[in-house]
Context: one part of a larger RNA
RNA sequence: GAAUGAACGUUGGCGGCGUGGAUUAGGCAUGCAAGUCGUGCGACAAGUUUCCCUUCGGGGAAAUGGAGGAGCGGCGCAAGGGAGAGUAACGCGUGGAUACCUGCCCCGAGGUCCGGGAUAGCCCAUCGAAAGGUGGGGUAAUACCGGAUAACAUCUCCGGAUCAAAGGUGUGAUUCCGCCUCGGGAUGGGUCCGCGUCCUAUUAGCUUGUUGGUGGGGUAAUGGCCUACCAAGGCGACGAUGGGUAGUGGGCGUUGGCGCGUGGCCCGCCUCACUGGGACUGAGACACUGCCCAGACACCUACGGGUGGCUGCAGUCGAGAAUCUUCGGCAAUGGGCGCAAGCCUGACCGAGCGACGCCGCGUGCGGGAUGAAGGCCUUCGGGUUGUAAACCGCUGUCAGAGGGGAGGAAGGGUCCGUGAAGAGCGGAACUUGACCUAUCCUCAGAGGAAGUGCGGGCUAAGUUCGUGCCAGCAGCCGCGGUAAGACGAACCGCACAAACGUUAUUC
Numbered sequence: 001g002a003a004u005g006a007a008c009g010u011u012g013g014c015g016g017c018g019u020g021g022a023u024u025a026g027g028c029a030u031g032c033a034a035g036u037c038g039u040g041c042g043a044c045a046a047g048u049u050u051c052c053c054u055u056c057g058g059g060g061a062a063a064u065g066g067a068g069g070a071g072c073g074g075c076g077c078a079a080g081g082g083a084g085a086g087u088a089a090c091g092c093g094u095g096g097a098u099a100c101c102u103g104c105c106c107c108g109a110g111g112u113c114c115g116g117g118a119u120a121g122c123c124c125a126u127c128g129a130a131a132g133g134u135g136g137g138g139u140a141a142u143a144c145c146g147g148a149u150a151a152c153a154u155c156u157c158c159g160g161a162u163c164a165a166a167g168g169u170g171u172g173a174u175u176c177c178g179c180c181u182c183g184g185g186a187u188g189g190g191u192c193c194g195c196g197u198c199c200u201a202u203u204a205g206c207u208u209g210u211u212g213g214u215g216g217g218g219u220a221a222u223g224g225c226c227u228a229c230c231a232a233g234g235c236g237a238c239g240a241u242g243g244g245u246a247g248u249g250g251g252c253g254u255u256g257g258c259g260c261g262u263g264g265c266c267c268g269c270c271u272c273a274c275u276g277g278g279a280c281u282g283a284g285a286c287a288c289u290g291c292c293c294a295g296a297c298a299c300c301u302a303c304g305g306g307u308g309g310c311u312g313c314a315g316u317c318g319a320g321a322a323u324c325u326u327c328g329g330c331a332a333u334g335g336g337c338g339c340a341a342g343c344c345u346g347a348c349c350g351a352g353c354g355a356c357g358c359c360g361c362g363u364g365c366g367g368g369a370u371g372a373a374g375g376c377c378u379u380c381g382g383g384u385u386g387u388a389a390a391c392c393g394c395u396g397u398c399a400g401a402g403g404g405g406a407g408g409a410a411g412g413g414u415c416c417g418u419g420a421a422g423a424g425c426g427g428a429a430c431u432u433g434a435c436c437u438a439u440c441c442u443c444a445g446a447g448g449a450a451g452u453g454c455g456g457g458c459u460a461a462g463u464u465c466g467u468g469c470c471a472g473c474a475g476c477c478g479c480g481g482u483a484a485g486a487c488g489a490a491c492c493g494c495a496c497a498a499a500c501g502u503u504a505u506u507c
Stems, first nucleotide, its partner, number of pairs: 001507004006503005013361006019354002026317003030314003035075003040072002044068001047064007082272003091197008100189002105185008113147004122137006153162003167177002198244003205235003210232008247269004251262004274295005297308004325351001327350003333347001334345004364394004374385004398448001400443005407436002411431002414428005451496005456477003462491005472479002
């Protein structure tokens, strides 16, 4: 000099774009953060109509209806969001490899036949403070099961054997959406290998599933991944083993470069989800807001027993030098479900707070000397503050008040045309903005807007007074013991400026 997720001191006008729990991966009140589909299914039920009864409050029956809550079923919940504890490792980076899987999506081939028994919800009974549970009755399906069909699929001794499904909606109609099997693709993932990847030898030896083989098991798949048997190997000063520290890369900081330092925000990968262990479901998990077990902690309790997991968004306590609102909206982008309308979305888009950073703008412009007053200095003549002010003329940025206003909007349903069509295409009016705002016009009036550090040398800028090795300063050299340009104050000056200094850290 440059830099920072900074903090502290003094000061503080506006805006844009960024950015903000680095410490206790410490504990958490409260709300929200993952649902959706009635075009898979059965029932209940608001409402409406008609009839009957009525004590005029209403009650009952039938039809229609299908808002809404719950249930079965499907898809999603493995994404998105957070954090960096662990990890020195095929974890990451880079370049290769294949013994593998891949829901939704795309292309192609074929199929979608005949039956069955249950079970939630519901009703009845019952246990419990609650959480929740038990027994009985009865019901549906794109839930479940059996049979048929069976190839380019699987197995094969090549003769053969084996394996599937689900329907819904709608029409004048062969609409549309699905379901099953197989082949291919795309995407995503699993696994293996070469090379690279911090410090320590005041860590020198380490290893028994250990190293290899055979048989078997297991997996989507290779493999000591597991197991039985056999052999006795394998690694190491080119640093094994142990210890310490650490997520990693793109990048970022610095620098002329080489390097050195670093990994916050954003993007990719990895790992974690109160601590430890385990599997279930599934295309995918050993699963942040799923399940089971153990533990610590906390809460409720009728003392028998239950419940919970913010390293999601806000917020709270604690610790700390230190880090924000319990905000608005799904309008846009994206995601889930749905034929769709749409619903959900603390992802996201916005607003709020903080000079935390960078950038931009303003705090006025021109004239004005008797060089006013006041301050400070003085050799008492004067000098300086200083064109600075006053005063005169002008302007209107920003902020303030009022008004207009493009754009962020693409879509969507309805109707019309074309068309075989409710597909596709074209058109019309209507409709969708949380947050805003570029920009323009009008109004008033210099009005509302300057500080901080420094002035001995390094280093740009000095005088007076006070103090008297005291009080104090200080980055280094060093100042202060009675004339201090170095302490404190005043005036003046220098530097930078909505900031200026200090501290910490890196080059």